Transfer RNA from Candidatus Zambryskibacteria bacterium RIFCSPLOWO2_12_FULL_39_16, 72 nucleotides, folded computationally. NCBI's taxonomy places the organism under Bacteria, Bacteria candidate phyla, Candidatus Zambryskiibacteriota.
[in-house]
RNA sequence: GCCCUCGUAGUUCAAUGGAUAGAACGAGAAACUUCUAAUUUCUAGAUCUAGGUCCGAUUCCUAGCGAGGGCA
Numbered sequence: 001g002c003c004c005u006c007g008u009a010g011u012u013c014a015a016u017g018g019a020u021a022g023a024a025c026g027a028g029a030a031a032c033u034u035c036u037a038a039u040u041u042c043u044a045g046a047u048c049u050a051g052g053u054c055c056g057a058u059u060c061c062u063a064g065c066g067a068g069g070g071c072a
Base pairs, nucleotide, nucleotide: 001071002070003069004068005067006066007065010025011024012023013022018055027043028042029041030040031039048064049063050062051061052060
C1' cells in the first nucleotide's frame, strides 16, 4: 500500500428495514434478615462520526475514525 471482518449499556451478547433497541452479569435503591450473604422487586444506563437511500435505518450505500486478520 491492497483486501476481508467488526464497531450497540461498565462488560459479554441479541435485535437483518417498522414493538418504548432487549437479555445476562455488573451498579444504585427498597423489602426480608439481629448483621452480612443469599433471595425478591424497582431504577438508571448504549446504536463510533458525517452524509446518502427510504414513508421509515442498529440494519442498506459512501467517506472518515478505531480494532482485529490476511497478502505484499